This is a predicted structure of a 97-nucleotide RNA (SAM riboswitch aptamer (S box leader)) from a Solirubrobacterales bacterium.
Its mean pLDDT, the model's own confidence on a scale to 100, is 79.
It matches the Rfam family "SAM riboswitch aptamer (S box leader)". Rfam describes the family as follows. The SAM riboswitch is found upstream of a number of genes which code for proteins involved in methionine or cysteine biosynthesis in Gram-positive bacteria. The SAM riboswitch acts at the level of transcription termination control. The predicted structure consists of a complex stem-loop region followed by a single stem loop terminator region. An alternative and mutually exclusive form involves bases in the 3' segment of helix 1 with those in the 5' region of helix 5 to form a structure termed the anti-terminator form.
It was read from a public genome assembly, where an Rfam model found it.
The model forms 96% of the base pairs in the Rfam consensus.
RNA sequence: CAUCUAUCAAGAGCGGUUGAGGGUCCGGCCCUGUGAUACCGCAGCAACCGAACGGGAGUGUCUCCCGGAAACGGUGCUAAAGCCGGAUCGAUGGAGG
Numbered sequence: 001c002a003u004c005u006a007u008c009a010a011g012a013g014c015g016g017u018u019g020a021g022g023g024u025c026c027g028g029c030c031c032u033g034u035g036a037u038a039c040c041g042c043a044g045c046a047a048c049c050g051a052a053c054g055g056g057a058g059u060g061u062c063u064c065c066c067g068g069a070a071a072c073g074g075u076g077c078u079a080a081a082g083c084c085g086g087a088u089c090g091a092u093g094g095a096g097g
Stems, first nucleotide, its partner, number of pairs: 001097001003095006013042005021031003024087005043078003048074003053067006082089001
């Protein structure tokens, strides 16, 4: 980077630097110098993957499947239903190439 797949009405913000835009696109609506955006620090939310735990199956010292709890590791997220409607749109996780 393209493909496949799951999820997207719950939840969770302060500080520093920056300084005018931001919310995917179009229309609407909204946020914003009482500080947008981006980055950094700390804190938090959640539970996709790994690890760990329990149960089950098999071709059995390994592999696979299921499960709840937790939050150790890898991500993610912390205005509004992915803000609303529309779209051949997007975001994030996982898989294999």